[in-house]
């Protein structure tokens, strides 16, 4: 000198599956798995059936980059499925600045 890494503070950004069962508008629900989260509350909206969507807020994730999305109802593995490993994937997107205490690796220089 590169480069990596913790912690705080404002601000941003993100996902909510699988599997069995059942209600039917005085309804939209129960249980189970997996997972950091698979809905804590309220709202508005549809829905005469394969049946719910959205917004808020709560937890949680993540934040310059594999959080998350796009190919993708992808493709071999395992799985009851889904989760999970591997490819895709040096693809194409994708949300930062500030302070703060300094370790780590690696290189090169000098001087003893």
């Nucleotide at each position: 000198a590169u480069u990596u890494g913790g912690c705080a503070c404002u601000g941003g950004g993100g996902g909510u599956g699988c599997c069995g069962g059942g209600a039917u508008a005085u309804g939209g629900c129960c249980g189970g798995c997996u997972g950091a989260g698979a809905u804590u509350a309220a709202g508005a909206c549809c829905c005469g059936a394969u049946a719910g969507u959205c917004u808020u807020u709560g937890a949680c994730c993540c934040u310059u980059g594999a959080a998350c999305c796009u190919g993708a109802u992808c493709u071999g593995g395992u799985u009851a499925a889904a989760a999970c490993c591997a490819g895709c994937g040096u693809a194409g997107g994708g949300a930062a600045g500030u302070g703060u205490a300094u370790g780590g690796a690696u290189u090169u220089u000098c001087g003893u």
Model confidence (mean pLDDT): 77 of 100. A computed fold for a 112-nucleotide RNA from Bacillus aquiflavi, annotated as TPP riboswitch aptamer (THI element). Its Rfam family is "TPP riboswitch aptamer (THI element)". Gene Ontology term of the family: thiamine pyrophosphate binding. From the family's description: Vitamin B(1) in its active form thiamin pyrophosphate (TPP) is an essential coenzyme that is synthesised by coupling of pyrimidine and thiazole moieties in bacteria. The previously detected thiamin-regulatory element, thi box was extended, resulting in a new, highly conserved RNA secondary structure, the THI element, which is widely distributed in eubacteria and also occurs in some archaea. The sequence is in RNAcentral, with records from Rfam. The model forms 96% of the base pairs in the Rfam consensus.